[in-house]
Context: one part of a larger RNA
């Protein structure tokens, strides 16, 4: 002297751009954060229709008995919708966000390998898409239950399900040949037997469906190296280590299991104990190193807390399912229900950290052929000198120099050209008025913002610290080892530049100090 997600004291004018629970991974009232498709199917309901019954019925003719019917209303019926919200069914809730608790680990960083692998969407090449079948739900009806929620009985749809036929390629078994490599092997060919498919929908323009090859992405999983402190931790391991044969996985492997040998690691530091999420990067520093991982990108791990799997390309899944356990509600006491380490708020807890804002214009994500819906991601906008930056609070002219206040040797000295006074200027505030980019043909939440013009008047804007030396910057009055001060030296006991006050200086300024931490 730098720097901080600061904080605590006195002051606080504006704007941009950034940034705010480090502590209780404490507990959460309330509201929203993941939906969506009618171009996958069936019923209902509403609207509007098309025909028929019923029972009223304006009107017009009547012979007074009647006939005539617009016209709405009920029933059923025909088609129809940018219409409703249940259901079945696809597709997305593995993405996007948020936390750092555990984790010394191939977790992370770099370099590498898969002759041991898997990848929806998306895109390339090929080749199909025949014909059938039986349910379910929704829905009607009976039930149990306070409730969540079921149970039984009929019905009925499909792009849901399930067989059958086809099999160029694909798996699989059998047995053969060629060429290669890196051990187990890999490739390519051509036989022979078995094995598995398909979906339709349309506004006729499409959009889907299966098979199998290639490419993209994405990810699994091996290795080499690198990753804190302790030796007051020295031995440490039983699926422990290896082998053979199995199971299991997408896939190599004690990952699992039988059986068979007795290995395996360790002062080059095994084990054990503390600590920690790594890492581009930040900070400091001349550099070498030290220190740090908030913010933003990349990885990882977790979603009350343990434990397990279902679905799927994909989880062992924050806002999905079951158990078990603490909590917390509801209850007819039989039994349910829930999970803010999303985004806001809310109690605690701390020295300390913001609004239950606005929109989907924008970027970007899901679903949808689209219109378009969703979207506390985002983009904004609120609040805080937390920070960094800019900018201002007025410029020029004014006395041997005014008042007022300190000092004084009483003479003046200082404050101070400061002040008034005169000329000016009009930044940022405010006031009026136009008024954007950002958006592609339409569509701006910000926003009447930014930015422009114009009136206006020095008006509305300065304070902390500090003066003994380190260390710029001194006097007086007041205390009298007292009250105080202090980073170190160290001041204070009657003249105290070291305490208080006051006048005066000296630094920094919308800030200045102080306290913590790092270099």
């Nucleotide at each position: 002297g730098g720097a901080u997600g600061a904080a605590c004291g006195c002051u606080g004018g504006c704007g941009g751009c950034g940034u705010g629970c480090c502590u209780a991974a404490c507990a959460c009232a309330u509201g929203c954060a993941a939906g969506u498709c009618g171009a996958g199917c069936g019923a209902a309901g509403c609207g509007c229709u098309u025909g028929a019954a019923u029972a009223c019925g304006a009107u017009u003719c009547u012979u007074c008995g009647g006939a005539u019917g617009a016209g709405g209303a009920u029933u059923c019926u025909u088609g129809u919708g940018a219409c409703u919200g249940a259901g079945c069914g696809g597709c997305g809730g593995g993405c996007g966000g948020g936390u750092g608790a555990g984790u010394a680990a191939c977790g992370c960083g770099u370099g590498g390998g898969c002759a041991a692998c898997c990848u929806g969407c998306c895109u390339u090449a090929c080749a199909c898409a025949g014909g059938g079948g039986g349910a379910u739900a929704a829905c009607a009806g009976u039930u149990a239950g306070a409730a969540a929620u079921g149970a039984c009985u009929g019905c009925u749809a499909a792009u849901a399900c399930c067989g059958c036929a086809u099999a160029a390629g694909a798996c699989c078994a059998c047995a053969a040949a060629a060429c290669c490599g890196c051990a187990u092997g890999g490739u390519u060919u051509g036989g022979u037997g078995g094995u598995a498919a398909a979906a339709a929908c349309u506004c006729c323009g499409g959009u889907g469906g299966u098979a199998u090859g290639g490419g993209a992405u994405g990810g699994a999983c091996c290795c080499g190296c690198g990753u804190c402190c302790g030796a007051u931790u020295a031995g440490c391991c039983a699926g422990u280590u290896g082998g053979c044969g199995g199971g299991g996985u997408a896939g190599a492997g004690g990952c699992c299991c039988a059986c068979c040998a007795a290995a395996g690691c360790g002062a080059c530091g095994a084990u054990c104990g503390g600590u920690a999420g790594c890492c581009g990067g930040c900070c400091u520093g001349a550099g070498a190193g030290g220190g740090c991982g908030g913010a933003c990108g990349g990885c990882c791990a977790c979603a009350u807390u343990g434990g397990g799997a279902c679905u799927g390309a994909g989880a062992c899944a924050c806002g999905g399912c079951c158990c078990a356990a603490a909590c917390u509600c509801c209850u007819a006491c039989g039994g349910g229900a829930g999970g803010c380490a999303g985004c806001a708020g809310u109690g605690g807890g701390g020295a300390a950290u913001a609004u239950u804002g606005c929109a989907c214009a924008a970027u970007g994500g899901g679903g949808g052929g689209a219109a378009c819906c969703c979207u506390g991601a985002u983009g904004c906008a609120g609040c805080g000198a937390c920070g960094c930056c800019g900018c201002g609070u007025g410029a020029g002219u004014g006395a041997a120099g005014a008042a007022g206040u300190c000092a004084u040797u009483c003479g003046u000295g200082a404050u101070g050209u400061a002040a008034a006074g005169c000329u000016c200027u009009g930044u940022c505030a405010g006031c009026a008025g136009g008024g954007a980019a950002g958006a592609a043909a339409a569509u701006g939440a910000c926003g009447g913002u930014a930015c422009c013009u114009g009136a206006c008047u020095a008006a509305g804007a300065a304070g902390c610290c500090c003066c003994g030396g380190c260390u710029a910057a001194c006097u007086a009055c007041g205390u009298g080892c007292c009250a105080g001060c202090a980073g170190c030296c160290g001041c204070g006991g009657u003249a105290a530049u070291a305490c208080g006050u006051a006048g005066g200086g000296g630094g920094c300024a919308a800030g200045c100090g102080u306290u913590a931490u790092c270099c």
Model confidence (mean pLDDT): 83 of 100. Small-subunit ribosomal RNA, 5' domain from an uncultured bacterium, 519 nucleotides, folded computationally. It matches the Rfam family "Bacterial small subunit ribosomal RNA". Gene Ontology terms of the family: structural constituent of ribosome and ribosome. RNAcentral holds the full RNA, with entries from ENA, Greengenes and SILVA.